RNA sequence: GCCCCCAUGGUGUAGCGGUUAGCACGCGAGGUUUUCAACCUCGUAGGGGGAGUUCGAGUCUCCCUGGGGGUA
Numbered sequence: 001g002c003c004c005c006c007a008u009g010g011u012g013u014a015g016c017g018g019u020u021a022g023c024a025c026g027c028g029a030g031g032u033u034u035u036c037a038a039c040c041u042c043g044u045a046g047g048g049g050g051a052g053u054u055c056g057a058g059u060c061u062c063c064c065u066g067g068g069g070g071u072a
Stems, first nucleotide, its partner, number of pairs: 001071007010025004018055001026044006048064005
């Protein structure tokens, strides 16, 4: 250089183009406990950037950025 894959809360991940972006961990509050832990309830916080397609994009297309792999 060329080819392929990936990018979603603090972390790990799911999500036929459509209804509130879900789950787990974490964190916070409350319950329980003499206290901690565990457990229960509630809460918290997210689409890398820019265009395009579409009535509608996390999802499809292109470019950029970042990461990973392959190739001489």